Predicted 3D model of a 686-nucleotide part of an RNA (large-subunit ribosomal RNA, domain II) from Draconibacterium sediminis. Taxonomically the source falls in Draconibacterium (Bacteria, Pseudomonadati, Marinilabiliales, Prolixibacteraceae).
Context: one part of a larger RNA
Parts: sequence; structure tokens; C1' cells
RNA sequence: GCCUACGAGUUAGUCGUCACUAGCAAGGCUAAGCCUUUAAGAGGCGUACCCGAAGCGAAAGCGAGUCUGAAUAGGGCGUAAAGUUAGUGGCGCUAGACGCGAAACCCUGUGAUCUACCCAUGGGCAGGUUGAAGUGUUGGUAACACAACAUGGAGGACCGAACCAGGAAGCGUUGAAAAGCUUUUGGAUGACCUGUGGGUGGGGGUGAAAGGCCAAUCAAACUGGGAAAUAGCUCGUACUCCCCGAAAUGCAUUUAGGUGCAGCCUUGUGAUAGUUUAGCAGAGGUAGAGCUACUGAUUGGAUGCGAGGGCUUCGCCGCCUAUCAAAUCCAGACAAACUCCGAAUGCUGCUAAAUGUUUCACAGGAGUGAGGGCAUGGGUGCUAAGGUCCGUGUCCGAAAGGGAAAGAACCCGGACCAUCAGCUAAGGUCCCCAAGUGUAUACUAAGUUGAACAAACGAGGUCUGAUUGCUUAGACAGCUAGGAUGUUGGCUUGGAAGCAGCCAUUCAUUUAAAGAGUGCGUAACAGCUCACUAGUCGAGCGAUCGGGCAUGGAUGAUAAUCGGGCAUAAGUAUACCACCGAAGCUAUGGAUUCUGUCAUAAGACAGUCUGGUAGGGGAGCAUUCCAAACUGCGUUGAAGGUAAAGCGUGAGCUUUGCUGGAGUGUUUGGAAAAGCAAAUGUAGGC
Repeated sequence: GCCUACGAGUUAGUCGUCACUAGCAAGGCUAAGCCUUUAAGAGGCGUACCCGAAGCGAAAGCGAGUCUGAAUAGGGCGUAAAGUUAGUGGCGCUAGACGCGAAACCCUGUGAUCUACCCAUGGGCAGGUUGAAGUGUUGGUAACACAACAUGGAGGACCGAACCAGGAAGCGUUGAAAAGCUUUUGGAUGACCUGUGGGUGGGGGUGAAAGGCCAAUCAAACUGGGAAAUAGCUCGUACUCCCCGAAAUGCAUUUAGGUGCAGCCUUGUGAUAGUUUAGCAGAGGUAGAGCUACUGAUUGGAUGCGAGGGCUUCGCCGCCUAUCAAAUCCAGACAAACUCCGAAUGCUGCUAAAUGUUUCACAGGAGUGAGGGCAUGGGUGCUAAGGUCCGUGUCCGAAAGGGAAAGAACCCGGACCAUCAGCUAAGGUCCCCAAGUGUAUACUAAGUUGAACAAACGAGGUCUGAUUGCUUAGACAGCUAGGAUGUUGGCUUGGAAGCAGCCAUUCAUUUAAAGAGUGCGUAACAGCUCACUAGUCGAGCGAUCGGGCAUGGAUGAUAAUCGGGCAUAAGUAUACCACCGAAGCUAUGGAUUCUGUCAUAAGACAGUCUGGUAGGGGAGCAUUCCAAACUGCGUUGAAGGUAAAGCGUGAGCUUUGCUGGAGUGUUUGGAAAAGCAAAUGUAGGC
């Protein structure tokens, strides 16, 4: 992991409440017990008790009223609707109370054969080394001291086996081993190691102290019991079909992943509302707008109360200002907590039309009370977030199908079943891939773009619109030629001659034209060039403001239009036609719910409905046992197994063949140890 078996809403209460069924009914009912009779059981007697028929008040008490109160007021609770007994079912309460699951707490005992420490009594420590005190002799001293040499044999002394330990590395890690092996290492006469016997007991022991150890268990051992402790937590909770179908919100909570009440769902009963649109009548201060309409904030200008600074003065005055600045005026402009104003929607009421139970009340049963995305009005945040908090709508949640390559919530659209029928939506029609290599006119050259973003800014890309200038009296571009003189204008300067800089009647002359000079250049000149003019050429050439599509800007971590490919498009724009395309709609057949009509029921017809999690309601199938009937079936083959066929919407059922070898079925009722895929489920097998 698989298979088989087992495995979770049960049972009880003279409990509560509601529904249904039945009996009696202003009444209902017996309990214990007794009698009769039986297989369970049933019948009779038994009226104690209980519930109801009257309430109000603390009570006395009064009574369809009563209490409060001075009250004949007002108000509170009542009256004006029938209960009770039994059975069945839903839910609640009390019990282990749907099942499994703690860590823990308490009580009684068992443990020191492991290990910690202690007590008593024993045992063990190869070999080698060092050589303390003391003592002796000699030297030495006044005597001591002291020194040397011997002797001696001390030490938590040294080296190192046994023994004890376990510092390091490797191996081992479903091991040879629930702590080992190899190599290496530490202690090895001591606070040493060890045998035997004994002692200390669980909030206790023992501990050279690590919360260590107390029998492979220790921040409180183990065994049994309280005990099915408790678990607002996790997991699991078993057959079928049909009808309806949520919530993730508000308030409160030692409350926030729990719960109570309300909201939303369902079932029953009873009422008669509800919704949409139009018209009319209302309340309101949002969006917007406005502010010489307030409160505040605010830019520029004019005027300048006042202040600062300067001048002046003995002082008061006075004068001035590249400063600040009240108030007023002109122009501009801001506000969730500003408003002289002010919508659209939404909300309330009335009338009419449409719709047809969608609405409300009461009673039984719930679940939900972690929500999420998108669009939109906002707060917060960075006008960040697949962020967070509200309002409105929608979808997912609990929704399958088609499209968006793939995707919970984006677009289209809500799946009762069947069909090798048709029409469409979104989206598509060259191929993958169903359907146009469709029609017409343009644009794009970037593979831009073709579904998922690109900006400021730059740019003789290209197409197009408008305005305007020059042009056969010859434009624009090119080529040829000229581009002069006063003069090197004046000043400045070392120099300044068109061209460092300053000045300006930048003037005049000759001219077809030529600036007291557009740029390069020189130390200054020179030189090249431009403006300007003529010739040549022969038809368009410039400027400005728009629009379309392209272009640079353009930078991310795996190569990323699905791919091929596409240039008169299979890209973009505009217009049009055809087709494809879904579980949508239609067609044909069938089933179900609800309503209406008919109908004794069964049912028929018409309309309508049938996605669905939590959850509510309804109808069934199967298993085991019991009662009755079939006075059923069965060795001429029961149950069980296996295979096939048929029937039923399904759970399932029936028949036949083979196997099997002795029990067992159908119908109507009843009672449950009554249905398994899951619980790291339990046991067995593989």
C1' cells in the first nucleotide's frame, strides 16, 4: 500500500417544548396495589396525585378584574381563542451523550539486582624511577646554625601493564551493538578500583551540582484506581432519488478561529401585501460651482495705517527709502471638518398601469458570524501593493459549458434526460483548428503591430489637411563671373586693416550688384567664403501650424507573438456581406416540482419549473431479528459464490447456466448492535 472483518447522533427520564395520529372533552388521566386470564401479554377494579377550567397583589385580600394611587385619572398584569391522556417524530436539558485523541491533577501501592550517596565486611594494584623528614659519620661553630657523604624510604610524586575512565578522529547509524569497534589518549598508593550484605522512596531520596541519577522512563519514577478527567482544538462520521437553498454582516462578550440576540435559508399555518415603470407632491446640502456671501488660506499690481533703517534736531517736529506691511481697490485662484448657490441618482407619500406571492406575522429546524476578485464613490498608504478599511453593484464562494494559448471570480451564458437535427452569443474564419487566402478604399517598412503598459523629450521617416511666400518679367539647388571705391571709418591698442573690444546721421561714391561686413583665417596684413548681382539651366521651390501610421528614448535575471508564416497582409483604419461557433435558443421524444381545471382515488389536460456547498423538507432501496398470512420454496438441490441477460431515475431487483450441499423466501406490519474510502482508525492476511 491493497484485501477482508470491525468501526462513530445511541439509550434512559412519571423532564421541557413543537408537530402529527388517536381517545375523551370543561374536563382529562390514573400511579402503586388488587382480581381474572395467558406464551409475550391483555382485561377489570383502584380518583391518591397531577394538568386544565381566573386572575391580580409582597401580603392581608379582592375577584373579570386586580395592583399602584387621594382618585371614578393614567399605567402594569389579566378577561374576551380548550384542554388533557397516550403513541410516533423533530429539538432542547440532565446523564460519558456522535466516535477516537491529550499534556496534566489526586489517591493506594511497587521499586536503590541499573544508578547516586552512605554503613559493615572482604579483595586488587606487573615492572621500573625519583629519593622528603629523620638518623649516622666527617667537616664546621664558643655553642647552635650550616655543609658534604652515607643511611633512610616519604609522596592525592614520575614512567608504564592489569584495572578504571572516555579527550580526539574514523567507522557504524533498517548497527555485530537501543551507545559498539579500530587507532590514539587520561588516571594507575589514591578524594583509587572492586566483590558481598545492608540503608535512604516520589514534591521524596541521592547529588565534588550536569536538573544529573532513582531498573533502556525523570523540571517530579512505575503500577492500579478516581476515569469514558476535561479538550471553545484537530481528525473522522457509512445507501439512493426529488424540492428549496444560505452566510462570512450588526450589537455584545476576559471577546476576537468561541458564543448570545438580530439579519440571511428551510418547513408548516394564517393573512394580503410586495416589486417595477409613469405622473404628481415632498425632505435634504453630496458632485459641481463660488467666495467684494461668511470662516480660513492665498499670488501679482495700485494705494500705504504702522514698523525698521538713514538724514536732521536741545527737544517736539520734519525729510528720504530697491525693507516689512495692516486695511481698501483691481486681476487671479484654494478648502473633509467654508457656503451666497446647487444638481443627477437615491429616499418618502399618493394615483394609474404591469407583474403575480416575489411581501408580512406566528410556530418547528438550521447553518453562518475567517470571505474573496472585479467595476465604481471615498478614507489610509507613495492618487504603491494580489495592501488595508467603508459604501454601491456583480460574480466566485456554492456554477458546469464556450471564448481569453494555459487561469476561482475578465467576456458570453446559468447544465432535468436523450438525439450522427437547426439558429445564434462572446470570440473567430491561411494551417495546427470549425468557418473568407471575402469585397472596397487608404496607411505602415518598424516584423512596428497582430491580446498583457510604456512617458517627458528628440528627429528633412512617410502619408495627408490648412495658411502663407517666391516663380517662364525664369524661382529653388548647382555651375561660371563679379563681390569694388573714399577706407587701414573713428576710438582703443605694441598691433586692430570688414571680422579682440568700444562708438554711430553703419555714411557716401561707382554700379547689374557688393554689409564701414556672415563665417574660417593672420601677430597685423594677406587668403578662402557669405550676403548681394549678372549669365547658364528650365518648373516648380520654400516657411509655419495641425492630423494618421511609423522612429530613437527602451535596461533583469531559462529562448519565449502557441507555432509555421504574413509585405496588394494572415498587420492597422473605415464600411459592408457571408459563414463558423456554447450544456444559450429552437426541433423531436421522455421524466420531475408547483399552480389551475376536470376527476371518488388512481389519473388526464394546460401552464410553469428542475446548477448547487453549509443547511431545511419529502419519497424510497438494502441488511438482521420478530408476528401473521402465503396451510410458500427446497437433496427432482436452500443460502452463499460465479457469469450472462433483462427491468428500474437510482439505491437495487428478477431470471438462467455452472458451483455449492441444507436450509430459506414473498406480502403486510413491528424492532434495530441497520449500509464505510478515508479517522498518521483496530485486528488478520498478502
The coordinates come from a structure-prediction model, not an experiment, and the mean pLDDT is 82.